[in-house]
Context: one part of a larger RNA
C1' cells in the first nucleotide's frame, strides 16, 4: 500500500413487482469445504540475501547455506463461515377486531359559470386599451328578465392538512377494488433484504382510429406598438385541450438526497389510533404507536446546510461517477406508424 466518491462540484436508474446472485436471527448436534496448527514431498539452474573461498583489491566468479510467502497429500482444531439435521419467536405474515384516507376503476347524478339558440323589456352604442385600433351593433347589439341546449372544469369546506410506489388524485352518491395505521389474542417458523436482466406503471406535449367540442388556445390572419416587432398588449382563430380503443416511454420525473435494518440528546405544531387520568361527557393534561412540518443538541460537512423523516454511526444490496468541449451527438444494435427514445465512441481541441 491493498481507490475516492454521488444534495448544491462530475455522479441515485422516473418509480415498483420481482428472476439469477450477492447477503442474512436466536439455541443444541454432526460434517470438516472455507478458515487454523503440524509433518511430508516437491517449489530446475542462474539471480537476490548470508557465509566462507580464488583472481593484488573490487567488479566478477566458485562452494555452501537459507529462503523461495505456493501446489499436492496426510494428520489434527472446530471460535467463526459453509453443509446436513433438530428446536426456538424478537425478524417476516396469517386470521380475527377497529377507525382515517383528493389511494385507484366503473356508473349515476347536482349546481355555480361561460358561449349559444329561442322569446319579452329596451336603444345606440359595446366591448378593448397605456392610449388606440381591427371587431361587434339599427338586419336592433350591449344591458336586463324568461326558457332551452351544450360541453368542460367542481368556488366556499382547503389546512404550514390527507392519500399513493412515482407519476399523480378534489362537487355528491353507489357498486367493486388496492395499500397503510392502532388494538391486542392466536397461528406459521426465518418463510428475510436487495435486485443484474425481465416485466409493469409513468405528467405535459406528442402520434393512430371513432366520437365530442363550451371555454381556453400553439398554427395562423388581423389591429396596434416600434427603426424593424416573424414578439410583448388588442380582436378573432384551427390542431389541441375531453371520451373510447392502441402506441410512445420523456420532464427541473426534484427532497437535485436508491432500498432495507439496527443505533444515537431535545423542543413545538398538526394529520390518524390506542391508553390513563379527570368529567354528567367533551375538551385541556399525561403516555404511547404511526405519518406530515419547524426549530435546534451531539456528531458530520468545503462551506451552505443536514440533524431520530440524518447528509451523525454501523451493516447488506443495487445504480451511478472519474477534467471542459466535441457530445448524450455519430456509426451500429434494439425499440417506434412518425416524432423519436434507448445503448453509446472517436479524431481533433483547450
Nucleotide at each position: 500500500c491493498u481507490g475516492g466518491g454521488c444534495g448544491u462540484a462530475a455522479a441515485g436508474c422516473g418509480u415498483g413487482u420481482g428472476u439469477a446472485g450477492g447477503u442474512g436471527g436466536c439455541c443444541g448436534c454432526g460434517c470438516a469445504a472455507g478458515u487454523c496448527g503440524g509433518a511430508u514431498g516437491u517449489g530446475a539452474a542462474a539471480g537476490c540475501c548470508c557465509u566462507g573461498g580464488g583472481c593484488u583489491c573490487a567488479a566478477c566468479u566458485c562452494a555452501g547455506g537459507a529462503a523461495g510467502u505456493g501446489c499436492a497429500c496426510c494428520c489434527g482444531a472446530u471460535a467463526c463461515u459453509g453443509c446436513g439435521u433438530g428446536g426456538c419467536u424478537c425478524g417476516a405474515g396469517u386470521a380475527c377486531c377497529g377507525g382515517a384516507g383528493a389511494g385507484g376503476u366503473u356508473g349515476g347524478u347536482g349546481g355555480a359559470a361561460u358561449u349559444c339558440u329561442c322569446g319579452g323589456u329596451g336603444u345606440a352604442g359595446a366591448g378593448g386599451u397605456g392610449a388606440a385600433a381591427u371587431u361587434c351593433g339599427u338586419a336592433g347589439a350591449u344591458a336586463u328578465c324568461g326558457a332551452g341546449a351544450g360541453g368542460a372544469a367542481c368556488a366556499c369546506c382547503u389546512g404550514u392538512g390527507g392519500c399513493g410506489a412515482a407519476g399523480g388524485c378534489g362537487g355528491c352518491c353507489a357498486a367493486c377494488u388496492g395499500g397503510a395505521c392502532g388494538a391486542g389474542u392466536a397461528c406459521u417458523g426465518a418463510c428475510a433484504c436487495u435486485g443484474a436482466g425481465a416485466c409493469a406503471c409513468g405528467a405535459a406535449g406528442g402520434c393512430c382510429a371513432g366520437g365530442g367540442g363550451a371555454g381556453c388556445a400553439a398554427a395562423c390572419g388581423g389591429g396596434a406598438u416600434u427603426a424593424g416587432a416573424u414578439a410583448c398588449c388588442c380582436c378573432g382563430g384551427u390542431a389541441g385541450u375531453c371520451c373510447u380503443g392502441g402506441c410512445a416511454g420523456u420532464a427541473a420525473a426534484c427532497g437535485g438526497u436508491g432500498c432495507a435494518c439496527g443505533u444515537u440528546u431535545g423542543g413545538u405544531g398538526u394529520g390518524g389510533g390506542a391508553g390513563g387520568a379527570u368529567u354528567c361527557g367533551a375538551c385541556c393534561c399525561c403516555u404511547u404507536c404511526c405519518g406530515c412540518g419547524c426549530c435546534g443538541g451531539a456528531g458530520c460537512u468545503a462551506a451552505c446546510g443536514c440533524g431520530u423523516u440524518a447528509a451523525a454511526c454501523g451493516u447488506g444490496c443495487c445504480g451511478c461517477c472519474u477534467g471542459g468541449g466535441g457530445a448524450g451527438u455519430a456509426c451500429g444494435g434494439u425499440c417506434g406508424c412518425a416524432a423519436g427514445a434507448u445503448u453509446a465512441a472517436a479524431a481533433c481541441u483547450c

Source information: Small-subunit ribosomal RNA, central domain from an uncultured bacterium, 350 nucleotides, folded computationally. The coordinates come from a structure-prediction model, not an experiment, and the mean pLDDT is 91.